[in-house]
RNA sequence: AGAGUUUGAUCCUGGCUCAGGACGAACGCUGGCGGCGUGCCUAACACAUGCAAGUCGGACGGUUCUUCAUCCAUUUCUUUGAUUUGGAUGACAGAACAGUGGCGAACGGGUGAGUAACGCGUGAGUAACCUACCUUUUAGUCUGGUAUAACACCGGGAAACCGGUGCUAAUCCCGGAUAAGUUUAUUUGGCCGCAUGGUCAAAUAAGCAAAGGCGGCCUCUUCAAAGCUGCCGCUAAGAGAUGGGCUCGCGUCCCAUUAGCUAGUUGGUGAGGUAAAAGCUUACCAAGGCAACGAUGGGUAGCCGGCCUGAGAGGGUGAUCGGCCACACUGGGACUGAGACACGGCCCAGACUCCUACGGGAGGCAGCAGUGGGGAAUCUUGCGCAAUGGGGGAAACCCUGACGCAGCAACGCCGCGUGAGCGAUGAAGGCCUUCGGGUCGUAAAGCUCUGUCAUCGGGGAAGAAUCCUUCUGUCUUAACAGGACGGGAGUUGACGGUACCCGAGGAGGAAGCCACGGCUAACUACGUGCCAGCAGCCGCGGUAACACGUAGGUGGCAAGCGUUGUCCGGAAUCACUGGGCGUAAAGCGCGCGUAGGCGGCUUGUUAAGUCGAGUGUGAAAGCCCCGGGCUUAACCUGGGAAGUGCGCUCGAUACUGGCAAGCUUGAGUACGGGAGAGGGUAGUGGAAUUCCCGGUGUAGAGGUGAAAUUCGUAGAUGUCGGGAGGAACACCAGUGGCGAAGGCGGCUACCUGGACCGAUACUGACGCUGAGGCGCGAAAGCGUGGGUAGCAAACAGGAUUAGAUACCCUGGUAGUCCACGCCGUAAACGAUGAGUGCUAGGUGUCGCGGGUAUUGACCCCCUGCGGCGCCGUAGUUAACGCAUUAAGCACUCCGCCUGGGGAGUACGGCCGCAAGGCUAAAACUCAAAGGAAUUGACGGGGGCCCGCACAAGCGGUGGAGCAUGUGGUUUAGUUCGACGCAACGCGAAGAACCUUACCUGGGUUGGAAACCUCCCGAAUCUGCCAGAGAUGGUGGAGUGCCCUUCGGGGAACGGGAUGUCCAGGUGCUGCAUGGCUGUCGUCAGCUCGUGUCGUGAGAUGUUGGGUUAAGUCCCGCAACGAGCGCAACCCUUGUCUUUAGUUGCCAGCGGUUCGGCCGGGCACUCUAAAGAGACUGCCGGUGUUAAACCGGAGGAAGGUGGGGAUGACGUCAAGUCCUCAUGGCCCUUAUGCCCAGGGCUACACACGUGCUACAAUGGCGACUACAAAGGGCAGCGACACCGCGAGGUGAAGCCAAUCCCAAAAAAGUCGCCUCAGUUCGGAUAGGAGUCUGCAACCCGACUCCUUGAAGUCGGAAUCGCUAGUAAUCGGAGAUCAGAAUGCUCCGGUGAAUACGUUCCCGGGCCUUGUACACACCGCCCGUCACACCAUGGGAGUCGGAUGCUCCAGAAGUGGUUGAGCUAACCCGCAAGGGAGGCAGGCUACUAAGGAGUGUCCGGUAACUGGGGUGAAGUCGUAACAAGGUAACC
Repeated sequence: AGAGUUUGAUCCUGGCUCAGGACGAACGCUGGCGGCGUGCCUAACACAUGCAAGUCGGACGGUUCUUCAUCCAUUUCUUUGAUUUGGAUGACAGAACAGUGGCGAACGGGUGAGUAACGCGUGAGUAACCUACCUUUUAGUCUGGUAUAACACCGGGAAACCGGUGCUAAUCCCGGAUAAGUUUAUUUGGCCGCAUGGUCAAAUAAGCAAAGGCGGCCUCUUCAAAGCUGCCGCUAAGAGAUGGGCUCGCGUCCCAUUAGCUAGUUGGUGAGGUAAAAGCUUACCAAGGCAACGAUGGGUAGCCGGCCUGAGAGGGUGAUCGGCCACACUGGGACUGAGACACGGCCCAGACUCCUACGGGAGGCAGCAGUGGGGAAUCUUGCGCAAUGGGGGAAACCCUGACGCAGCAACGCCGCGUGAGCGAUGAAGGCCUUCGGGUCGUAAAGCUCUGUCAUCGGGGAAGAAUCCUUCUGUCUUAACAGGACGGGAGUUGACGGUACCCGAGGAGGAAGCCACGGCUAACUACGUGCCAGCAGCCGCGGUAACACGUAGGUGGCAAGCGUUGUCCGGAAUCACUGGGCGUAAAGCGCGCGUAGGCGGCUUGUUAAGUCGAGUGUGAAAGCCCCGGGCUUAACCUGGGAAGUGCGCUCGAUACUGGCAAGCUUGAGUACGGGAGAGGGUAGUGGAAUUCCCGGUGUAGAGGUGAAAUUCGUAGAUGUCGGGAGGAACACCAGUGGCGAAGGCGGCUACCUGGACCGAUACUGACGCUGAGGCGCGAAAGCGUGGGUAGCAAACAGGAUUAGAUACCCUGGUAGUCCACGCCGUAAACGAUGAGUGCUAGGUGUCGCGGGUAUUGACCCCCUGCGGCGCCGUAGUUAACGCAUUAAGCACUCCGCCUGGGGAGUACGGCCGCAAGGCUAAAACUCAAAGGAAUUGACGGGGGCCCGCACAAGCGGUGGAGCAUGUGGUUUAGUUCGACGCAACGCGAAGAACCUUACCUGGGUUGGAAACCUCCCGAAUCUGCCAGAGAUGGUGGAGUGCCCUUCGGGGAACGGGAUGUCCAGGUGCUGCAUGGCUGUCGUCAGCUCGUGUCGUGAGAUGUUGGGUUAAGUCCCGCAACGAGCGCAACCCUUGUCUUUAGUUGCCAGCGGUUCGGCCGGGCACUCUAAAGAGACUGCCGGUGUUAAACCGGAGGAAGGUGGGGAUGACGUCAAGUCCUCAUGGCCCUUAUGCCCAGGGCUACACACGUGCUACAAUGGCGACUACAAAGGGCAGCGACACCGCGAGGUGAAGCCAAUCCCAAAAAAGUCGCCUCAGUUCGGAUAGGAGUCUGCAACCCGACUCCUUGAAGUCGGAAUCGCUAGUAAUCGGAGAUCAGAAUGCUCCGGUGAAUACGUUCCCGGGCCUUGUACACACCGCCCGUCACACCAUGGGAGUCGGAUGCUCCAGAAGUGGUUGAGCUAACCCGCAAGGGAGGCAGGCUACUAAGGAGUGUCCGGUAACUGGGGUGAAGUCGUAACAAGGUAACC
């Protein structure tokens, strides 16, 4: 730091996903040790049990016990005395207990329910306050009194507990004195201050204190007391410290689908109240207060230091530790106290639990453990006060689930170990394999070592300082009391015999988890076969899966590893740092304007913002830096830095702001002009349509692709004249004008808005934008009333169509028009908000002006301002494009966007008569949706051009019979393949057996063949038997070659046997493949290098203008070249020459049996080799002076002369595993091999390809001609004879320019037939034969005689052919024993037609559109049907929250009353009275509760609405191409 994913590819936009870090975690698999941390996130759910707050006897009265002392009584022994028991008194002796009293219990510990708040954070204020204990200072601590618990007695109760009477103490309570002082009141003065005011001093008056305890000393005393003194207390007051209360500035989540809230509400006065300001409370008065800078309401939430993440800014979070707050079963309340409205206090109400004698009582783990429950999930009912800290105490000491430790848990972080070195026969084994080997792998074994951890044995800390006791020093003091500060000794450890150290033995006890298609490090085999499964995203799996499962191997991390969840990051994907809005999501339809934001030039002033310096604060911990301590680290610890913030003081004054004064350039006003469909009202004009009337006139009109509905003989259409009425304004007319937009179009008048130009004067920033708000706002639509010619939703009819609720036609109502009122939306678009400034130009046009020229004026030329357009530089943009009318460079203000769908929908609210509009979600679902451009493909887009593509012709097919192939059917089997063109006389150039792959049956199993080993025999030839044969059985003949030690051995061949690695397979997969082939297409195309252009895919070249059969050539051109194709080179054919002359030929010569037969010759034909020839070379014209084309000459041939071979890059997963080869899979006494027979030859039918015909251009008979190219020894076979014939029998010649096949046929000549199912046609059938062959039954060909079917030229449709071609005629060959109407080749005879490119088909190039890219056989929309999911409405129903109005009112507090009760003080001799107080009553407030009525939220619901999703359902074809009616709002 990025990566994957939209596409055929590209760039962009944009979402989704991943890699990182973190966690109080959980789950899965696994698990050796230690250190340090952490551990109910859920039910603030309910809790058994134990513990968590007491302490002080040096405040007090008691009780009990022990000890001691004294006295009395008593028991035993003994009688001095000792001892036992009991009682009393005392102790300044010890211990314990309940009570009074004091202090503490408001700390510590827990939790986060509530709380959106001065709750928290930060910074101020308190001149509006309090503060126990502590420190310090000052002054005191005098003198009296009354009660009460405990206790005793009586009583009630089950209990909890309570009542009455009586006694008693205090550091309990109360009175008095004193008052340095303090408080209050009044008066005066000084100083100060931000208003109220504060502070200091003085005077007067009034109020206000106290408690003692424990030691010591000695003068004194019987004792006590008094006196002195120390310590601890107590009182009053000042100061400090600490802790708090209250107030204020700023900051502190989401929803506006919460917009208005508020009656103690806001303020004032009086009174009350508090420690203290204050509506804090109350009475009265006033009517305020808060709110778009978000009040009120709803939801959610403890806040912070910090923690996690991040480069930072931010975002998330608020466990453990620390600060603050709140709470303590739920709600309310006060009491006590310095402090509480109090977790382990009280009272009341409620819910729950427990006890009960049913009357009544008790309780509150969100303290530590622990239990149940909930949950994915979170620990021991441990030890100790040794340390630290807290409470009490004078202290010892007591208490302390705070705390210190231990236990459990891999929950986290950190550290260590599971060994180290050597060790190649690269062992065994596993896995893979091309079978050679590779790999696990120096890994193991083995050898040599080490000893961490664990185990065992031994030693063994620090944490401890104290307090206290004792000895001792100094100070205080009269003091050897006491106290303070020191020194020495003694004493105190839960953890724990722990940490640590030493020793012992032995590699011994200690490795797993995840991943391995890309992202992302790491690959093979087997299994599986869209199954099972995987998956974070893209996506894997349908028989060769690096993606599933397993194994081997590899990678990563490691006592852990993965998964899940959550947060930040990546995400610049909410953009302050740091994004956008023409087309990707996004500019409000337009204006006016409020608040707000922003704002020209100059001067002065101020110092709020801003900047600088200083200062205070910003707790500790944490983070960071430098050190230190645990062996290291984690962890702990010392110091520093930082803490971007806030306050205060001082300073600076450029900029912004405030104030003041001025200026004119922004803005505006006045004056003079011209332009304009700007708006409104009234009037008016002509053309046209329709209708009415009349004339004329006759049969049609109208309409369409074609028709029909319709109108018309009752007179239409047409035509002429007259009239009525409504609506709209041709030409002018123009990327012309005006307006803010919507929009505005005949003419005239009136009213009226705005802009522009010119020249001067004036005002003096008056400006820009604009949330809300207000207004305008096409068409359609709505309401009321008019109007209605034309047009025309709905509707009707006619057509079209498979249908046609459409497109087309004929009609036709709302509406369109007017008036008034609504609606408020449009692709309301420049898809581009408004304003200002700046930044090259060119050109056109509209309005106004200036100059030049001109006598003058229009035009022309130059120029200024303002509009409307086009082109274009820089710049910008993803690209397209924009470009002074910006989408450039900047500033100001507003609006809007944040993936697609759901959805501009639901609900709510506002508006509307309605239709509907505005505002505006979520669940769920997808991994895309999209923009621009590129290359293709496609179009019922365009242009250009080819082809027997059409057209023009000739002949066919489709009808018949037969042949052949295919489908189908049949069958035991009818073997298999080929399926539009490009399967179907195709593989098959030839199925009777064989072939043969199929079926039936019979056999065989190392096999039909090869290799190794062993045995026998040479080989070979030839019988017989069984059998359908394969096969089996049994004979005969016959011995060779090489070596030899003569025993034998060996080679080759044959037979047999064993067994392993194997053979064999026309079994599967042509979608695993090679090779070969078809096809587009012999179409003219397909590419590359370098350069250039483009961010890029790509483009250019290859496009353009000509031309060609051709990307053929020429010209032009940011291209220049090149390659594969085209052409040519090759073969053949057409002409000539040369060479050669047998088997070919014969002109001339000779011979002749008259046959080139012979001599002879090689001239000719021919043969077959080499050459020549044709190149647009020449001439004329056209063309661009080109390429080329047209015409001509010459020539055998002329523009590629004809034909062939030759097939670019590629397409179709085209064809072939059955030619061959081959991966994988499958069979192995069978899916192999052998054999016989059968089948491939079947037959209702359908199709393709052919043959023969239907006849007279013919058939038949007879006669007469003329080819080419081939083949031939297991062959062709002359000739002769026989046979009607197929053929047979003999047999010459020929290994072929020699001989043979071989007759060419059509043609020609003559004759017959005369239009008929025939002298056409030959199927079918009967009979008789021939040939091949082991064998013609299934199942061959041919011959003869006889038979003589359909068929009289073929529907829709369809095929071939452009010249030696079609048509027609015959010949030959391959295969082959035999078996062509097929195939291939050969020659003979030998036409017709092409105007032309509109149309059909195919193709090429350019261009255009595209939502296609599997590429139009594409894509894709909606209803319906089915399944599932979430959601809206819904008669209702259930629950929660809350407002308002009432009822009722516990405890408590305040007020009032208080006739009942009442120790202290006062009066009084007393009785009694007073002051004060208490119970009780009344009253105010008020919790729970109850009633009624609203509002909001949630659950659920018959039924219902749409939505989403779902390989192969139905109906149509809406959109994408002109998508077949352009699409869309």
Molecule: small-subunit ribosomal RNA
Organism: uncultured organism